[in-house]
Molecule: Bacterial small signal recognition particle RNA
Organism: Planctomycetota bacterium
RNA sequence: GAAAGAGACCCUUGCGAGGGGAAGCUGUGAACCGGGUCAGGCCUUAACCGGAGCAGCCCUAAGCGGUGUACCUCUGUGCGAGGGUCUCUUUCCGUCC
Numbered sequence: 001g002a003a004a005g006a007g008a009c010c011c012u013u014g015c016g017a018g019g020g021g022a023a024g025c026u027g028u029g030a031a032c033c034g035g036g037u038c039a040g041g042c043c044u045u046a047a048c049c050g051g052a053g054c055a056g057c058c059c060u061a062a063g064c065g066g067u068g069u070a071c072c073u074c075u076g077u078g079c080g081a082g083g084g085u086c087u088c089u090u091u092c093c094g095u096c097c
Base pairs, nucleotide, nucleotide: 001093004091005090006089007088008087009084010083011082012081013080014079015078016077017075018074019073020072021071024067025066026065027064028063034059035058036057037056042051043050
């Protein structure tokens, strides 16, 4: 230094792994400042009817927990494919010292 090969590296890409997020599902979840139903009691009425409405119960919001297959994202992760080489190293060959 030419060609070829190999490895590292870079780019693209496939399948997986791990981390984070996340639609959804589910549990819990409001003394009063959410809703419904409102015992008791209170108010009203001559009375009936009615009224507001605490507790309780039911539903639900924010929040918290569980799960999480679709989806998003990250990587000094595993196994591949293609390309790069005036990116690097090396094998081989030749020349010079």